[in-house]
RNA sequence: CGAGUCGGCCAGGCAGUCGCUGGCGCCACGAGCGAUAUUCGCACGUGGCGCGAGAGGAAAGUCCGGGCUCCACAGGGCAAGGUGCCAGGCAACACCUGGGGGGCGUGAGCCCACGGAAAGUGCAGCAGAGAGCAGACCGCCUAAGGUGCGUCGCAUUGCGGCGUAAACGGUAAGGGUGAAAGGGUGCGGUAAGAGCGCACCGCAUGCGUGGUAACACGGCAUGGCUAGGUAAACCCCGCCUGGAGCAAGGCCAAAUAGGAAUCCCAUGAUGUGGCCCGCAUCGGAUUCGGGUAGACCGCCAGAGGCGUUUGGUGACAAACGCCCUAGAUGAAUGACUGCCGACAACGACGCUUGCGCCGUUGUGACAGAACCCGGCUUAUCGGCCGACUCACCUG
RNA sequence: GGGCCGUUAGCUCAGUCGGUAGAGCAGCUGGCUUUUAACCAGUUUGUCGUGCGUUCGAUUCGCACACGGCCCACCA
Numbered sequence: 001c002g003a004g005u006c007g008g009c010c011a012g013g014c015a016g017u018c019g020c021u022g023g024c025g026c027c028a029c030g031a032g033c034g035a036u037a038u039u040c041g042c043a044c045g046u047g048g049c050g051c052g053a054g055a056g057g058a059a060a061g062u063c064c065g066g067g068c069u070c071c072a073c074a075g076g077g078c079a080a081g082g083u084g085c086c087a088g089g090c091a092a093c094a095c096c097u098g099g100g101g102g103g104c105g106u107g108a109g110c111c112c113a114c115g116g117a118a119a120g121u122g123c124a125g126c127a128g129a130g131a132g133c134a135g136a137c138c139g140c141c142u143a144a145g146g147u148g149c150g151u152c153g154c155a156u157u158g159c160g161g162c163g164u165a166a167a168c169g170g171u172a173a174g175g176g177u178g179a180a181a182g183g184g185u186g187c188g189g190u191a192a193g194a195g196c197g198c199a200c201c202g203c204a205u206g207c208g209u210g211g212u213a214a215c216a217c218g219g220c221a222u223g224g225c226u227a228g229g230u231a232a233a234c235c236c237c238g239c240c241u242g243g244a245g246c247a248a249g250g251c252c253a254a255a256u257a258g259g260a261a262u263c264c265c266a267u268g269a270u271g272u273g274g275c276c277c278g279c280a281u282c283g284g285a286u287u288c289g290g291g292u293a294g295a296c297c298g299c300c301a302g303a304g305g306c307g308u309u310u311g312g313u314g315a316c317a318a319a320c321g322c323c324c325u326a327g328a329u330g331a332a333u334g335a336c337u338g339c340c341g342a343c344a345a346c347g348a349c350g351c352u353u354g355c356g357c358c359g360u361u362g363u364g365a366c367a368g369a370a371c372c373c374g375g376c377u378u379a380u381c382g383g384c385c386g387a388c389u390c391a392c393c394u395g
Numbered sequence: 396g397g398g399c400c401g402u403u404a405g406c407u408c409a410g411u412c413g414g415u416a417g418a419g420c421a422g423c424u425g426g427c428u429u430u431u432a433a434c435c436a437g438u439u440u441g442u443c444g445u446g447c448g449u450u451c452g453a454u455u456c457g458c459a460c461a462c463g464g465c466c467c468a469c470c471a
Base pairs, nucleotide, nucleotide: 002390003389004388005387006386007385008384009383010382012340013339014338015337016336017335018334020054021053023051024050025049026048027047028046029045030044032042033041034040056366060377061376063375064374065373066372067371068245069244070243071242075277076276077275078274080241081240082239083238084237085099086098087097088096089095100114101112102111103110104109115236116235120234121233122230123229137175138174139171140170141169142166146168148164149163150162151161152160153159154158183201184200185199186198187197188196202225203223204222205221206220207219208217209216210215249297250296252294259288260287261286262285263284264283268282269281270280271279290470291469292468304323305322306321307320308319309318310317311316342363343362344361345360346359347358349356350355351354396467397466398465399464400463401462402461405420406419407418408417414451422438423437424436425435426434444460445459446458447457448456
């Protein structure tokens, strides 16, 4: 200097003017309560003034996990669903950390739904001879063996010798088909071949050693190799899961026709989940019709944030100190102007020829809390910091 | 805010224990007719919403995304 990898951070800044939503304080007005109330007190509403606060890294998708609330402070069985290498972290998880195995990359690093196919069932179109305890299409094979034909000898329902033919047969080395054809290389062996035999490599099983474990071993023994793929096919095994969701739920106020139809009814119905049991309650479910579209609680101090120290490889945990940081509900958190800063394009100047400086114009993303929290995933203009890798050059 | 579905030919819809997708209407061509409609015969049509994965192979199985749609409160 170029190309890249990983991790963390920011999400323009300042000033002025005009607004929006809560909180606190003061003032004015209004109606209410305090046996009486124009004066005093209490709480409320409206308006004004002042002070202070006011979106995110994803607030999003709603894909997981929890808190919280109601239904038994959630119980048993079946079914259904989820999850899946090992160990740890965590409130919990499908998340995170560390490790093992496999794959990709020269490398820093990245990716993996990664239990079981010797429990069982299923599937594999087309092509191909053969597709699951396989198969002879081409090729290879001889007189070793059987059958056939010819011939000779022995001498007789036959036996033996020689010759011949790839028809029966033998053969899984080679070709060909396919995603996939039942270990690989070499030597021996054979009619030709073949784990048929042997050596080495691979594989499987058992033992041993190391490791908490997954697993590893250029440790030993045994087996000629049996047991191909698919479980994001059914399934088996281990573990986990009751259902619904803040429009949960509680409480107050207002208003209405306190109604109609259908169904079930005490071996019954309902209690939101698919069934059974159990428990609780005693009428209930669905549809239609009627009324209200209001206030308060839940609702923002929390598995909270930041810093230091200690323990741990790390995720994380503990102790101590400091801080308070949106609570709206037809739903606020904004708009304009000026200056500065960032990036891009163009133009002028300077030279060290790709940088510096000046000017003009443009851009400034994705996106908006709605009960809360931990994750994952997806979207995102541009910029900053740290660690590391590769290539080239110079010393 | 919360819960739940759908996307296949121009339109309306089938299809799935994974093997190359159909029906009706519409369109096109020919016939009949003076011509049109109707009728008869023939025929075309698809990135199965998009991407990634599992598999030899995906409309179908899994995940992510996009677009569209439906339902809900309280009182008696």

Two RNAs folded together computationally: RNase P RNA and transfer RNA, 471 nucleotides in total. Rfam match: Bacterial RNase P class A. Rfam links the family to the GO terms ribonuclease P activity, dimeric ribonuclease P complex and tRNA processing. Rfam's curators write: Ribonuclease P (RNase P) is a ubiquitous endoribonuclease, found in archaea, bacteria and eukarya as well as chloroplasts and mitochondria. Its mean pLDDT, the model's own confidence on a scale to 100, is 78.